RNA sequence: UGCUGAAUCCUAUUCAAUAGGUACGGAGGAACCAUAGAGAGGGGUUAAUCCAAUUAUGGUAGGGGGCCUUUUACCCCGAACCCGUCAGCUAACUUCGGAAGCGAAAUGUAGA
Numbered sequence: 001u002g003c004u005g006a007a008u009c010c011u012a013u014u015c016a017a018u019a020g021g022u023a024c025g026g027a028g029g030a031a032c033c034a035u036a037g038a039g040a041g042g043g044g045u046u047a048a049u050c051c052a053a054u055u056a057u058g059g060u061a062g063g064g065g066g067c068c069u070u071u072u073a074c075c076c077c078g079a080a081c082c083c084g085u086c087a088g089c090u091a092a093c094u095u096c097g098g099a100a101g102c103g104a105a106a107u108g109u110a111g112a
Stems, first nucleotide, its partner, number of pairs: 001103004009021005024097005033088001041086001042083004050059003062077004070110001072108002
């Protein structure tokens, strides 16, 4: 000085940690509507799903790239974690998160 992401900011005390809030995010939860059931189940956050192959991987739904939108090209990601037999939507209401990681002569063109 930038990037991914909801993950920024403030206050107080204590002396370097704790507590309370907060921009911004998630979950549960009526009526109406929707929904065959069972099964080695089922479900949630997220872009992160799914397919093929044989042992080595390749593709893919989808997502990201310097103010924003769009077009075009290029470069990347396509993981991980959680609930615990249980959850459709959902007003009132209840409840949780508010991290972590990375880059620096670079992603360009065109239009508004």